[in-house]
RNAcentral holds the sequence, with entries from ENA. A computed fold for a 76-nucleotide RNA from a Candidatus Omnitrophota bacterium, annotated as transfer RNA. The same sequence occurs in records of 2 taxa. Rfam family: tRNA. The family's RNA type in Rfam is transfer RNA. Rfam's curators write: Transfer RNA (tRNA) molecules are approximately 80 nucleotides in length. The source organism's lineage runs through Bacteria, Pseudomonadati and Candidatus Omnitrophota. The prediction has a mean pLDDT of 80.

C1' cells in the first nucleotide's frame, strides 16, 4: 500500500427478495426456601461503529470515514 471479513443490548450472537430489531447469558423484581443457590414468573435496557447519499420508508443498497482481525505486496 492493496484485497477480503467483522462491528447490532453490559456479554456471546441471530435479524439481507428494504417495511421503524431479537435469542442466550447477565443485571432487576417478584415467587418458592429459615437464608442462599437453583428452579419458575415477570421487567428495564440497543436510535444496529460515525458522516453523506438514494427510497414514501435503510440494520439490510451507494459512498466517504474510523476501529479490529486476516492474507498479499514494497521498502527498511
Nucleotide at each position: 500500500g492493496c484485497u477480503g471479513g467483522c462491528g447490532u443490548a453490559g456479554c456471546u450472537c441471530a435479524g439481507u427478495u428494504g417495511g421503524u430489531a431479537g435469542a442466550g447469558c447477565a443485571g432487576c423484581g417478584c415467587a418458592u426456601u429459615c437464608g442462599u443457590a437453583a428452579u419458575g414468573c415477570g421487567c428495564g435496557g440497543g436510535u444496529c461503529g460515525g458522516g453523506g447519499g438514494u427510497u414514501c420508508g435503510a440494520u439490510c443498497c451507494c459512498u466517504c470515514u474510523c476501529g479490529c482481525c486476516a492474507g498479499c505486496u514494497u521498502c527498511a